Predicted 3D model of a 145-nucleotide part of an RNA (small-subunit ribosomal RNA, 3' minor domain) from a Gammaproteobacteria bacterium.
It was read from a public genome assembly.
The coordinates come from a structure-prediction model, not an experiment, and the mean pLDDT is 81.

Context: one part of a larger RNA
RNA sequence: CACCGCCCGUCACACCAUGGGAGUGGGCUGUACCAGAAGUGGCUAGCUUAACCUUCGGGAGAGCGGUUACCACGGUAUGGUUCAUGACUGGGGUGAAGUCGUAACAAGGUAGCCCUAGGGGAACCUGGGGCUGGAUCACCUCCUU
Numbered sequence: 001c002a003c004c005g006c007c008c009g010u011c012a013c014a015c016c017a018u019g020g021g022a023g024u025g026g027g028c029u030g031u032a033c034c035a036g037a038a039g040u041g042g043c044u045a046g047c048u049u050a051a052c053c054u055u056c057g058g059g060a061g062a063g064c065g066g067u068u069a070c071c072a073c074g075g076u077a078u079g080g081u082u083c084a085u086g087a088c089u090g091g092g093g094u095g096a097a098g099u100c101g102u103a104a105c106a107a108g109g110u111a112g113c114c115c116u117a118g119g120g121g122a123a124c125c126u127g128g129g130g131c132u133g134g135a136u137c138a139c140c141u142c143c144u145u
Stems, first nucleotide, its partner, number of pairs: 003108001005105001008101002011098001013095004018090003023085012039070006046064004052059002111132009
């Protein structure tokens, strides 16, 4: 490699990450309740009992048992948080090349762009308001020669 240029969006294909998602599984955790091993503390009219006391009857103390408070694990219900996964679904990114058109870049063949409303396979189109970062032609004002 310069209009046989550049370039926009839908669609199709492939891959990547990601949002939503009936849910499902797990971790951590809050609250209420149930239950409560072992241990420790309290109580104890039962049972047992070497040292101490004894008036020889027993007593004190201790052990066992019973009971109760605390409580690990566990259970039920209901929340929080986090991780993974999930039919389906939304857009995004990348890709040699593919499909449909041709929106933008020249007055890009309807000047373009911004806001807004409506519409449309798609780029977009139409209405309203705004900007010149519009070409061309004509006119007006001012300055210079």